Description: Large-subunit ribosomal RNA, domain IV from a marine sediment metagenome, 333 nucleotides, folded computationally. Its Rfam family is "Bacterial large subunit ribosomal RNA". Its mean pLDDT, the model's own confidence on a scale to 100, is 84.
[in-house]
Context: one part of a larger RNA
RNA sequence: CUGACCUAAGGGAACUCGGCAAAUUAGCUCUGUAUCUUUGGUAGAAGGAGUGCCUGACUCCUUUCUGAAUAGAGAGAUAGUCAGGUUGCAAUAACAAGGGGGGUCCGACUGUUUAUUAAAAACACAGGUCUCGGCAAGGCCGUAAGGCUGAGUAUCGAGGCUGACUCCUGCUCACUGCCAGGAGGCGAAACCUCCUUCCAAGGAGGAUAAACCCUGGUGAAGAGCGGGCCUAACUCUGAGGCUCUUAAGGUAGCGUAAUACCUUGUCGAUUAAUCGUCGACUUGCAUGAAUGGAGUAACGAGAUCCCCGCUGUCCCUAGGCCAGGCCUGACGA
Numbered sequence: 001c002u003g004a005c006c007u008a009a010g011g012g013a014a015c016u017c018g019g020c021a022a023a024u025u026a027g028c029u030c031u032g033u034a035u036c037u038u039u040g041g042u043a044g045a046a047g048g049a050g051u052g053c054c055u056g057a058c059u060c061c062u063u064u065c066u067g068a069a070u071a072g073a074g075a076g077a078u079a080g081u082c083a084g085g086u087u088g089c090a091a092u093a094a095c096a097a098g099g100g101g102g103g104u105c106c107g108a109c110u111g112u113u114u115a116u117u118a119a120a121a122a123c124a125c126a127g128g129u130c131u132c133g134g135c136a137a138g139g140c141c142g143u144a145a146g147g148c149u150g151a152g153u154a155u156c157g158a159g160g161c162u163g164a165c166u167c168c169u170g171c172u173c174a175c176u177g178c179c180a181g182g183a184g185g186c187g188a189a190a191c192c193u194c195c196u197u198c199c200a201a202g203g204a205g206g207a208u209a210a211a212c213c214c215u216g217g218u219g220a221a222g223a224g225c226g227g228g229c230c231u232a233a234c235u236c237u238g239a240g241g242c243u244c245u246u247a248a249g250g251u252a253g254c255g256u257a258a259u260a261c262c263u264u265g266u267c268g269a270u271u272a273a274u275c276g277u278c279g280a281c282u283u284g285c286a287u288g289a290a291u292g293g294a295g296u297a298a299c300g301a302g303a304u305c306c307c308c309g310c311u312g313u314c315c316c317u318a319g320g321c322c323a324g325g326c327c328u329g330a331c332g333a
Stems, first nucleotide, its partner, number of pairs: 001324003005320004010315002014313001019310001027051005036041001038164001052086008061076006087091001099308007106300002111123002127162007138149004165295004170225003175222002177218005184213002191206005226244005253287001254284001265281006
């Protein structure tokens, strides 16, 4: 010097992106336990007390004897209760062995994942919903034969989206897609008719399927969900009016958000001090309803903020011990 470990007065997160790391807590018995809640939980919530050994008494259990029986006497073992005593700084004396509480976000949960930088808010999930399919089906593999779903049959199978639960899921079919329709239009070759012609080739006309045009439907299909001007007896605001325009002009909710550029928005709470966090407001650059919206008990090696306890993280370093390296010296060969 490096690495592993231990200990520190006083302070106690002042360290730091951040309590990272370390420390605290810890077993068992008794007591006691808020808020919220899907009434199951939360909960070992939190908080508090006890804990070794010796002696005695009692209770329970087993067993022996006496006794007709209640019962009495004795022995043993285990656990418990009570009382007294006793040692130490300390009795779960070693080992082993939860730190706790509160707020918010995300995901309901247990689970799964980038073998070797990511364990998560990603995937899955039960539940919801839509589409296809009546079985020689639908979907998938194969050139085919054939096979899987399935020795199943719509309470089934396949595919898409969403993702427990609670309250809900608005408007738009103009575009694209899908479904249906069939009057009409358009619509190829074959085919038919005609022309040309020795034949072949060629030319003209007629007819028709799907498709397309057309007419409807369909949003838990792909998607989309405006602008200007004016206006109430202070001011502000604009219930309201006018106008342009669209297929329709964003409903309920939520909202400076894992989404907000301006932005450290404004107000309140927290701090002595906060670009943080929480609660509100909210004109939302560019929220918004199964690309789900808003809540939500429980859960989480998830993200973030605060508090208590605790500490060498720090003030501010020091000491010890072990291993290795290096330097110097001594001794020995």